[in-house]
């Protein structure tokens, strides 16, 4: 340089055009305990990498940019 895969909460991740984006771990609060842990309940936390396009409507489709990884000369 070329080809391919991927980018969603602090971390990992589901979702593949439709009105409120899913779960786990973690964090905070409450219950429980003499206390801690475990367990149970609740809450907070997301410009769906960035920009543009298509569409009545985009996390999802198209193009470009950036980043990560893999292959190849």
């Nucleotide at each position: 340089g070329c080809a391919g895969u991927c980018c969603u909460a602090g971390u990992c991740u589901a979702g593949u055009g439709g009105u409120u984006a899913u779960g786990a771990c973690g964090u905070u609060c409450g219950c429980u305990u003499u206390a801690c842990a475990c367990g149970c309940g609740a809450a907070a936390g997301g410009u769906c990498a960035c920009g543009a396009g298509u569409u009545c409507g985009a996390u999802c489709c198209u193009c470009g940019u950036g980043g990560a990884c893999u292959g190849u000369a």

Overview: The prediction has a mean pLDDT of 83. This is a predicted structure of a 73-nucleotide RNA (transfer RNA) from Klebsormidium nitens. It is recorded under the gene name tRNA-Val-TAC-1-1. It matches the Rfam family "tRNA". The sequence is in RNAcentral, with records from GtRNAdb. NCBI's taxonomy places the organism under Eukaryota, Streptophyta, Klebsormidiophyceae, Klebsormidiaceae, Klebsormidium.